RNAcentral holds the full RNA, with entries from ENA. The part of an RNA shown here (large-subunit ribosomal RNA, domain I) has 556 nucleotides and comes from Limnochorda sp. It matches the Rfam family "Bacterial large subunit ribosomal RNA". Gene Ontology terms of the family: structural constituent of ribosome and ribosome. NCBI's taxonomy places the organism under Bacteria, Bacillati, Bacillota, Limnochordaceae, Limnochorda. Its mean pLDDT, the model's own confidence on a scale to 100, is 84.
[in-house]
Context: one part of a larger RNA
C1' cells in the first nucleotide's frame, strides 16, 4: 500500500409535529366591574409545561354529545360514569400578591395604616369582609371673595401594523464640498379609529364648460424646479372605483335671567327665523294655492326622525348533525391499500389516517340541516319620545351675511417653484378694511372680461394595514435548510446593565420494550424469548468520510 471484516462518528436518503409567503372571509381592541404581564401557590405520590385561584388539572347552570374517564404522562395506590360522567360550546361563581396600581411607604410580587361592620382575647396584640389617589367636566350647599365641602359622570395603563398632528437628524449623492441631497425619511413626543384624514367650491377652466372629498390608470419622467449639477418633479384634462349632501352665525319675531349710567339701555341665555352666487336672508306691502274640526288651548290626522322591545321572521357568528357507493375473489407477503379477475357510487375521484400505493375500511368531502346565547337592522308588530303643517310669485325697503380677520409689509414654511417676473396657501412681528355700489381668483402689475363667496361646523362609500380568528393555496423550506425556537426557547448559558443568546426531531405496524439463564462490583456482553426484521434493543430508520482497530497478501 491493496482486498476483506469491524469500531467510531452522524454526512446523505427518506419523513415532518414546524415554519415561510400569499389569496378570501371575520374581527378590529382590552381595562378601575382592575387589563397586558408576571409572582407565589395548587395534584394521594408532582421537578417540568398546561389548566386553574385559598371553591385553586377545579365548582354551578343551559345546550351538545353518548362509552367511556381522572391533562402532556405510558407508573404505584386509589376513584367516576346509562340517575349519561371524561369532552365541546354558551352563561355564572370563586379569582392569594404584584402590575396603570389607585389608603400611605417600597428595593415589583413586601411593609404599615385610618374609618365602619364581624370574629377572637379578660384586655392589648391578630384575623375577616368593606372603604379610603390623583386629575377633569358637570350638579348642589356654604362664602363678600378667594376658596371649599358633597354628588354624579369620566380619564390614567397596555396593544402588530396602518391613520393625523407637534418635533426632526447624519451618514450618503453630488466621484472633495457648503446651496442641494438623502428627507420630513429614521428617531422622539400627542391623538384618534377601525379605519384615519379630506370633503360639499372665496375651486377648476378658458372666451368653451365642469360641478364636493378620497384611490387607481393615463397625462409624465411632462410641465417645470435645480451649484440648470448631482438630482428633485406636479396639475389642469381624459378613463374607472365610488357617490350625498347636510347643519349653524347674523339681520328679525318672542320668552326668561343679570346690571345701573332708568334708555327705543346694556349684557347673558331659550325657543322661532335662516343658511344662499342664475346672490341669498330679513322686515313691509300684494297675488295665488291652502288638510279637516275647534273648546283657542291643543287634539285628530297626514308626513319625517330616534330610541326601546320582542311573539316573530331573516342574516351571520357559535357545540354539533345527517351524508352515496366491495366485510367481492385470487396470487406475493409479516401485513394488501399492490398485481390479475368481477363489480358499484358519484351535487362526494378535495384531504388525511389504517401493518406497503383505498373513490367505495375509518375520519371526511360535495350537498342539506341546526339549540342556548350573542350580533346585526333588512321587514313586521307593539309602545315610547320628539319633530313638521305652509309654500310660491311681484313690487318695495336697504336691516343681515362669520374681524384683530381679509389685505399690507418684515420674516419663515408649503407647491414642480431653491427669491426668481414670483403670483397662491399656511402665520411668528409690525399694521390693518369692507357688507353686495361689498369681497376673493383667474402666477408680478393695470383694464376689459370669466368665475367663486373666506375668516363656523358635521358627513357615508371608493382607499391603508394586520398582533388575532376560520378556511384555501405554493416550479416555498425539510432538521447546518425554514422563524432564534418543529424538542419544558427568548430557556439554558453569557453580561452590573441596556443587551447578546445556543444546541437538541426520527426504536416498531404494534412495547409485543427483551420473562428466565450464565460472565461481572457494575457497566456490558451471550444464550433464551418478542417480532417481517434487533446488524430495528431503547447511545434505537437509513448509517458516507475523516479517524481507530483487526485477519490476510506483497512492499521497504
Nucleotide at each position: 500500500c491493496g482486498c476483506g471484516u469491524g469500531g467510531u462518528g452522524g454526512a446523505u436518503g427518506c419523513c415532518u409535529a414546524g415554519g415561510c409567503g400569499c389569496g378570501g372571509g371575520c374581527a378590529g381592541g382590552c381595562g378601575a366591574u382592575g387589563a397586558a404581564g408576571g409572582a407565589c401557590g395548587u395534584g394521594g405520590c408532582a421537578a417540568g409545561c398546561u389548566g386553574c385561584g385559598a371553591u385553586a388539572a377545579g365548582c354551578c347552570g343551559a345546550g351538545g354529545g353518548g362509552a367511556g374517564c381522572c391533562g402532556c404522562a405510558g407508573g404505584c395506590g386509589g376513584g367516576c360514569u346509562g340517575a349519561g360522567a371524561u369532552c365541546c360550546u354558551c352563561g355564572g361563581a370563586u379569582g392569594u400578591c404584584c402590575g396603570a396600581a389607585u389608603g400611605g411607604g417600597g428595593g415589583a410580587a413586601c411593609c404599615c395604616g385610618g374609618c365602619g361592620g364581624g370574629c377572637g382575647u379578660a384586655g392589648u396584640g391578630g384575623c375577616c369582609c368593606g372603604u379610603c389617589a390623583u386629575c377633569c367636566u358637570g350638579g348642589g350647599g356654604c362664602g363678600g371673595a378667594a376658596g371649599u365641602c358633597u354628588c354624579a359622570g369620566g380619564a390614567g395603563g397596555c396593544c402588530a401594523a396602518c391613520c393625523c398632528g407637534g418635533g426632526g437628524a447624519a451618514c450618503u449623492g453630488a466621484a472633495a464640498c457648503a446651496u442641494c441631497u438623502c428627507a420630513g425619511u429614521a428617531c422622539c413626543c400627542g391623538g384618534a379609529g377601525g379605519a384615519a384624514g379630506a370633503g360639499a367650491a372665496a375651486u377648476c377652466a378658458a372666451g368653451c364648460g365642469a360641478g364636493a372629498u378620497u384611490c387607481c390608470c393615463u397625462g409624465a419622467g411632462u410641465a417645470g424646479c435645480g451649484g440648470c449639477g448631482a438630482g428633485c418633479g406636479a396639475a389642469a384634462g381624459g378613463g374607472g372605483a365610488g357617490g350625498a349632501g347636510c347643519c349653524c352665525a347674523a339681520a328679525c319675531c318672542g320668552g326668561g335671567g343679570g346690571c345701573c349710567u332708568u334708555g327705543a339701555g346694556c349684557u347673558c341665555u331659550c325657543g322661532g327665523g335662516g343658511u344662499u352666487g342664475u346672490g341669498g336672508g330679513g322686515c313691509c306691502g300684494g297675488u295665488g294655492c291652502g288638510g279637516g274640526g275647534c273648546g283657542a288651548g291643543u287634539c285628530c290626522c297626514g308626513c319625517g326622525g330616534c330610541c326601546a322591545u320582542g311573539g316573530u321572521c331573516g342574516u351571520g357568528c357559535g357545540a354539533g348533525u345527517c351524508g352515496a357507493a366491495g366485510c367481492g375473489g385470487u396470487c406475493u407477503g409479516g401485513a394488501a391499500c399492490g398485481g390479475c379477475c368481477c363489480g358499484c357510487c358519484g351535487u362526494a375521484g378535495g384531504a388525511g389516517g389504517u401493518g406497503a400505493g383505498a373513490g367505495c375500511c375509518c375520519u371526511g368531502u360535495a350537498g342539506g340541516c341546526g339549540a342556548a346565547g350573542c350580533a346585526u337592522g333588512g321587514a313586521c308588530g307593539u309602545g315610547g319620545c320628539g319633530g313638521u303643517g305652509g309654500c310660491a310669485c311681484c313690487g318695495g325697503u336697504a336691516c343681515c351675511c362669520g374681524a384683530g380677520u381679509a389685505g399690507g409689509u418684515c420674516g419663515g414654511g408649503g407647491u414642480u417653484c431653491g427669491a426668481g417676473g414670483a403670483g397662491c396657501c399656511c402665520u411668528g412681528g409690525c399694521u390693518g378694511a369692507a357688507u353686495c355700489u361689498g369681497g376673493g381668483g383667474g402666477g408680478a402689475c393695470c383694464a376689459c372680461c370669466c368665475u367663486c363667496c373666506a375668516a363656523g361646523g358635521c358627513u357615508a362609500a371608493a382607499u391603508a394595514c394586520u398582533c388575532g380568528c376560520c378556511c384555501g393555496c405554493g416550479a416555498c423550506c425539510g432538521a447546518u435548510a425554514g422563524u432564534g425556537c418543529a424538542c419544558g426557547a427568548g430557556u439554558a448559558c453569557c453580561g452590573u446593565g441596556a443587551g447578546g443568546g445556543a444546541a437538541a426531531g426520527g426504536u416498531g405496524a404494534a412495547a409485543a420494550g427483551a420473562a428466565c439463564g450464565c460472565c461481572g462490583g457494575g457497566a456490558g456482553g451471550c444464550g433464551a424469548g418478542u417480532g417481517a426484521a434487533a446488524g430495528a434493543g431503547a447511545a434505537c430508520c437509513u448509517g458516507a468520510a475523516a479517524c481507530c482497530g483487526u485477519g490476510u497478501g506483497c512492499c521497504c